[in-house]
This is a predicted structure of a 122-nucleotide RNA (SAM riboswitch aptamer (S box leader)) from Flavobacterium sangjuense.
């Protein structure tokens, strides 16, 4: 690299160089950006993954060291299932704004892909 697990709707700045991109990929969409994007430097901060300390454990507690991170829910959405509501089309009999079944949309969760981080493992 790859794989494993665990989180990922909370939190958390500013100077300095630079000078047009930027929000992971495709696609659609929405947003930051010359009142300066992205990248590096500083410094400050947020977390508590590894780390300390206490403890049989589960957990608490710290926050020097190792990382991460400091606009928008991983900015949304795009697979699958589930509810809600409408709508088209068949169909069956109960001819009823009936009952079943595909589609589409929208509407509430849940799970999954795929990212991102961390520790581990080769």
């Nucleotide at each position: 690299u790859c794989g494993u697990u665990a989180u990922c709707a909370c939190g958390a700045a500013a100077g300095c160089u630079g000078g047009a991109g930027g929000g992971a990929a495709u696609a659609g969409a929405c947003c930051c950006g010359u009142u300066g994007a992205a990248a590096g430097c500083u410094u400050a901060g947020c977390a508590a993954c590894c780390c300390u300390u206490u403890g049989c454990c589960a957990a608490a507690a710290g926050a020097a060291g190792g990382u991460g991170c400091u606009a928008c829910a991983u900015u949304c959405u795009a697979g699958u299932c589930u509810u809600u509501a409408u709508g088209c089309u068949g169909a069956a009999u109960u001819u009823a704004u009936u009952u079943c079944a595909g589609c589409a949309u929208c509407u509430c969760g849940a799970c999954a892909a795929a990212g991102a981080u961390a520790a581990c493992c080769c």